SAM riboswitch aptamer (S box leader) from Acidaminococcus massiliensis, 98 nucleotides, folded computationally.
RNA sequence: UUCAUCGAGAGCAGCAGAGGGAUUUGGCCCUAUGAAGCUGCGGCAACCCCCGGAAGGGAAGGUGCCAAUUCCAACAGGGAUCCUCCCUGGCAGAUGAA
Numbered sequence: 001u002u003c004a005u006c007g008a009g010a011g012c013a014g015c016a017g018a019g020g021g022a023u024u025u026g027g028c029c030c031u032a033u034g035a036a037g038c039u040g041c042g043g044c045a046a047c048c049c050c051c052g053g054a055a056g057g058g059a060a061g062g063u064g065c066c067a068a069u070u071c072c073a074a075c076a077g078g079g080a081u082c083c084u085c086c087c088u089g090g091c092a093g094a095u096g097a098a
Base pairs, nucleotide, nucleotide: 001098002097003096004095005094006093011041012040013039014038015037019030020029021028024074025073026072027071042066043065044064046063047062048061049058050057051056070092075089076088077087078086079085080084
C1' cells in the first nucleotide's frame, strides 16, 4: 500500500500499586473487592494452517485475542418520535493475509 473482517467467542494466580477503556472532545463504564504493566498457567478460534467433496470440525504450529458492538457519539444522509432512539454510508482505528 492492497484486500478481508470487526453484533460471536474466551480468565485465573503471582508481582506491582493508580490508573484504564487507541488518539482529541463529550458521554458512559471499569478500577484499592486492586487499573496499567510484567510473569506463569489456562482458554478462545478471527486470519493463516490442518482434516473434510461440502457442511462442518481441530487447536500441534504462526499471528491475534480473552468487560461492555471497535463501549457510544463526533462527518454526511435518512427514519421514527418528540429531544431521545434507530438505520445507512464515511472518517479513524484494530487484526490478519499478501
About this RNA:
The source organism's lineage runs through Bacteria, Negativicutes, Acidaminococcales, Acidaminococcaceae and Acidaminococcus. RNAcentral holds the sequence, with entries from MGnify.